This is a predicted structure of a 353-nucleotide part of an RNA (small-subunit ribosomal RNA, central domain) from an uncultured bacterium. The full RNA is in RNAcentral, with records from ENA, Greengenes and SILVA.

Context: one part of a larger RNA
RNA sequence: CUGGGCGUAAAGAGGGCGUAGGCGGUCUUUCAAGUCGGAUGUGAAAUCUCCCGGGCUUAACUGGGAGGGGUCAUUCGAUACUGUUGGGCUAGAGGACAACAGGGGGAGGUAGAAUUCCCGGUGUAGUGGUGAAAUGCGUAGAUAUCGGGAAGGAAUACCAGUGGCGAAGGCGGCCUCCUGGGUUGUUUCUGACGUUCAUGCCCGAAGGUGUGGGGAGCAAACAGGAUUAGAUACCCUGGUAGUCCACACUGUAAACGAUGGACACUAGGUAUAGGGAGUAUCGACCCUCUCUGUGCCAAAGCUAACGCGUUAAGUGUCCCGUCUGGGGAGUACGACCCGCAAGGUUAAAACUC
Numbered sequence: 001c002u003g004g005g006c007g008u009a010a011a012g013a014g015g016g017c018g019u020a021g022g023c024g025g026u027c028u029u030u031c032a033a034g035u036c037g038g039a040u041g042u043g044a045a046a047u048c049u050c051c052c053g054g055g056c057u058u059a060a061c062u063g064g065g066a067g068g069g070g071u072c073a074u075u076c077g078a079u080a081c082u083g084u085u086g087g088g089c090u091a092g093a094g095g096a097c098a099a100c101a102g103g104g105g106g107a108g109g110u111a112g113a114a115u116u117c118c119c120g121g122u123g124u125a126g127u128g129g130u131g132a133a134a135u136g137c138g139u140a141g142a143u144a145u146c147g148g149g150a151a152g153g154a155a156u157a158c159c160a161g162u163g164g165c166g167a168a169g170g171c172g173g174c175c176u177c178c179u180g181g182g183u184u185g186u187u188u189c190u191g192a193c194g195u196u197c198a199u200g201c202c203c204g205a206a207g208g209u210g211u212g213g214g215g216a217g218c219a220a221a222c223a224g225g226a227u228u229a230g231a232u233a234c235c236c237u238g239g240u241a242g243u244c245c246a247c248a249c250u251g252u253a254a255a256c257g258a259u260g261g262a263c264a265c266u267a268g269g270u271a272u273a274g275g276g277a278g279u280a281u282c283g284a285c286c287c288u289c290u291c292u293g294u295g296c297c298a299a300a301g302c303u304a305a306c307g308c309g310u311u312a313a314g315u316g317u318c319c320c321g322u323c324u325g326g327g328g329a330g331u332a333c334g335a336c337c338c339g340c341a342a343g344g345u346u347a348a349a350a351c352u353c
Base pairs, nucleotide, nucleotide: 003324004323005322006321007306008305012320014203015202016201017200021196022195023194025089026088027087028086031083033082034081035078036077037076038075039074040073041072048067049066050065051064052063054062055061092193093190094189095188096186097185098184099183100182104179105178106177107176108175109174110173111156116151118148119147120146121145122144126137127136164171165170207250208249209248210247211246212245213244217243218242222238223237224236225235260319261318262317263316264315265314268297269296270295271294272293273292274291275290276289277288278287301308302307325353326352327351334346335345337344338343
């Protein structure tokens, strides 16, 4: 490069914004770059095809002639498609207006339950823990129980739901402020303003790192008790980093729907969340239709099968990423690369089957 692929066999980047580039609705106009046609030139020889039953006994080989193929240039035309120029359109996209739902984000405040600790009272010998125990705690009065307080930190039972919101990571007591997105309806405005996206920039669980706070519970490391042949474990008693906050860094996960994004098309059934319209009604439900989401089942179709199936893994178009036997190895080496470090990103070969 070509081909075939990427849910589970190797393979969708963790997610977004967006530059270059690629691709791009509908009607009309200009040009004629792509495209198509004609002419002229070029297209060395050899090679390829045909002819001369040419030449070697034949063939291979070779001589002569003709033709074909592909390329480019110049020139003259064609204008459907792509492109280009100008002008329109409203079905894509966006805005306006009116409603609606929500644990979307940030900051500040506040509430109650629980654990732990402290003080005081009652009270006496156990308690705790386990498969059974022991370490531990307790006559310096524990556990239990009552009152108080305090202190404090962390998390928000019920509601709670194959329910909601967010691009993903993720988000859950209540109140206030600031703020992003979405859906529905009207069809009022703009008039293709779209889509995808190499490089780039931003976000990114947990853990880890730096500085300064905080520290109730939990708990790597660590210590002890058990278990065991041993037990650097599983179980138990303790317990420090950490978990929490502020600022900064790290940039990875089975970051998963193991399924990139956008658009169009292709039977249904059922449940649920948020709207709208109709019908009905005193009103609310119910019922019918419809838009947007979230699930389950299933026709056609697809699939190696499992399964997917209008939320496609079906049928198509466009763009990006990525794979190319197993191990060695996501390793070594390298890098004007990134990072404080830990490490990250990129990424071989020998050898071996």
Source information: Its mean pLDDT, the model's own confidence on a scale to 100, is 81.